Source information
This is a predicted structure of a 351-nucleotide part of an RNA (small-subunit ribosomal RNA, central domain) from a metagenome. The RNAcentral record of the full RNA draws on SILVA. The coordinates come from a structure-prediction model, not an experiment, and the mean pLDDT is 89.
Context: one part of a larger RNA
RNA sequence: CUGGGCGUAAAGCGCGCGUAGGCGGUUUAGUAAGUCGGAUGUGAAAUCCCCGGGCUCAACCUGGGAAUUGCAUUCGAUACUGCUUAACUAGAGUAUGGUAGAGGGAAGUGGAAUUCCGGGUGUAGCGGUGAAAUGCGUAGAUAUCCGGAGGAACAUCAGUGGCGAAGGCGACUUCCUGGACCAAUACUGACGCUGAGGUGCGAAAGCGUGGGGAGCAAACAGGAUUAGAUACCCUGGUAGUCCACGCCGUAAACGAUGAGAACUAGCCGUUGGGAAUAUUAUAAAUUCUUAGUGGCGCAGCUAACGCGAUAAGUUCUCCGCCUGGGGAGUACGGCCGCAAGGUUAAAACUC
Numbered sequence: 001c002u003g004g005g006c007g008u009a010a011a012g013c014g015c016g017c018g019u020a021g022g023c024g025g026u027u028u029a030g031u032a033a034g035u036c037g038g039a040u041g042u043g044a045a046a047u048c049c050c051c052g053g054g055c056u057c058a059a060c061c062u063g064g065g066a067a068u069u070g071c072a073u074u075c076g077a078u079a080c081u082g083c084u085u086a087a088c089u090a091g092a093g094u095a096u097g098g099u100a101g102a103g104g105g106a107a108g109u110g111g112a113a114u115u116c117c118g119g120g121u122g123u124a125g126c127g128g129u130g131a132a133a134u135g136c137g138u139a140g141a142u143a144u145c146c147g148g149a150g151g152a153a154c155a156u157c158a159g160u161g162g163c164g165a166a167g168g169c170g171a172c173u174u175c176c177u178g179g180a181c182c183a184a185u186a187c188u189g190a191c192g193c194u195g196a197g198g199u200g201c202g203a204a205a206g207c208g209u210g211g212g213g214a215g216c217a218a219a220c221a222g223g224a225u226u227a228g229a230u231a232c233c234c235u236g237g238u239a240g241u242c243c244a245c246g247c248c249g250u251a252a253a254c255g256a257u258g259a260g261a262a263c264u265a266g267c268c269g270u271u272g273g274g275a276a277u278a279u280u281a282u283a284a285a286u287u288c289u290u291a292g293u294g295g296c297g298c299a300g301c302u303a304a305c306g307c308g309a310u311a312a313g314u315u316c317u318c319c320g321c322c323u324g325g326g327g328a329g330u331a332c333g334g335c336c337g338c339a340a341g342g343u344u345a346a347a348a349c350u351c
Stems, first nucleotide, its partner, number of pairs: 004322003007305002012319001014201004021194003025088003029084003033081002035077008049065006091191001092188004096183004103177007110154001115149007125136002162169002206247006215241002220236004258318006266296012300307002324351003333344004
């Protein structure tokens, strides 16, 4: 390379947007580039193959043919692909009317609780554990009542509930703002899918500058435990956790399952729409439908586990990735970063 693969064996980029490229709905006409057929020229000889001939055979030598799968020119074919042309509406999108939602950003507000401070009541303990001790307390703690300060998080509702591309999002109000779904029409007329590079977003931790700091808590200190205990348990406690701006760019970033499209038994829940049925208008119920989200399950698939219309089934298009274990996601070099480090990514050697 031809292959074979990627849920768990090696392998789906953390997730979007999008350039080039690849691929692309239905019909008409043209063209004839791809495609297919014919002819001509060329495709040196030798070699290979076939039929003969010559050395007593063979190797070897030799005559003829075939082949030389190619290229060029030319004449045709027109189903498919391309290009041009004219149209279409089933893909995609726009408009109209509705619906649900912790989707995002900003500002403001609220109550419960912890801690601290002030005051009152009150007295000897409190706290903590397997048991203790360190610790706090007669300079009045713990408990309890009133008042105040400050920071962080939002109990119940809460749900294999909802929203978001992913990361993720949960008190309330207002403002700004993205997307989705449903119904019935109208409009545009293939405007689409994927996406190397590129670019943006991206938990936690960490970094820079300036704030903030209640609780929690790496590091650290002490008390225990233990043979030891640089731990697990306890008492404290600083970075950090929070805010603003700027970096970092990684996670078991997981459904360990790339995106899009089509097709392929059923059954049971649940969320958001729509319609119908009978009742009495709503509400509730039943049935159907549509978009999600779950549980089973046929066929089929799978090494098995399991998956099973939200496929890991049957197919198509495009991208990414894998190729025995260790060495190693390391070294060197490049790029990025303030740093921590990230990304790209070997070899010797060894089994």